This is a predicted structure of a 117-nucleotide RNA (Guanidine-I riboswitch aptamer). Its mean pLDDT, the model's own confidence on a scale to 100, is 80.
This record gives sequence, C1' cells and structure tokens, in this order.
RNA sequence: GCAUAAUGCGCCUAGGGUUCCGGCCGCCAUGGGGCGGUGCCUGGUCCGAGAGGUGCACUCCCGCACUCGCCACGUCCGGCGGGCGCGGAGCCACGGCGGGACAAAAGCCCGGGAGAC
Repeated sequence: GCAUAAUGCGCCUAGGGUUCCGGCCGCCAUGGGGCGGUGCCUGGUCCGAGAGGUGCACUCCCGCACUCGCCACGUCCGGCGGGCGCGGAGCCACGGCGGGACAAAAGCCCGGGAGAC
C1' cells in the first nucleotide's frame, strides 16, 4: 500500500446481564400474599457475534431441457436477452484501552476502527 457488494435480513448459539417472571434470603401478613435484598441464582423473558452455526434473499459465473421477447432466415439449422436450473462461487480475518445504548451487561454499537502480523 491492498480488501473483491470483503452484501443484506431472519432464526439460533458461544457469550451477556437483571427490567419482568421464577429461585434464594429477611421482615410483615397468614386463604396462599405484600415490601425489601440477592445475578457470587443452573433458569423463563430479554440483549447477542465482521472474525460462530444455519436458512432465505442478493451478486457474479456456468448451463440451455423448458418458456417468453427481440433479431436473422424461402425452408431447415440459428443468435442475443429475460425467466428458469436440488449447477458453482461469495475467500481470508490477531486485535486493545476507552466510550455509547437499553433495566443492565456483553463476543452488541463506535469497529474488518486504533494498533499488530
């Protein structure tokens, strides 16, 4: 110096905290509750990856059986483009401190940033 749309979205996971639910503790109540504390509670809800998974879309390449359009053609044989195809490709990727959001935190966002190789 280089970065190929180094593509987008959904679902999920590693991970993350604590609004709500549940757990646990304390106090009050005692027809099943109220208030407070606790995430150093495995949980449900919730957040969640560029460098995790997966699906769909998309882009590019290839193909031309079928189909549509245009062109060419006396006939036959064709050409180009679109649709289409359970055909292919979308590689690689070490990474802070600090800051930001939501209740809060994080592999979230700043960020494939700074920096390193």

Of the family's consensus pairs, 100% are formed in the model.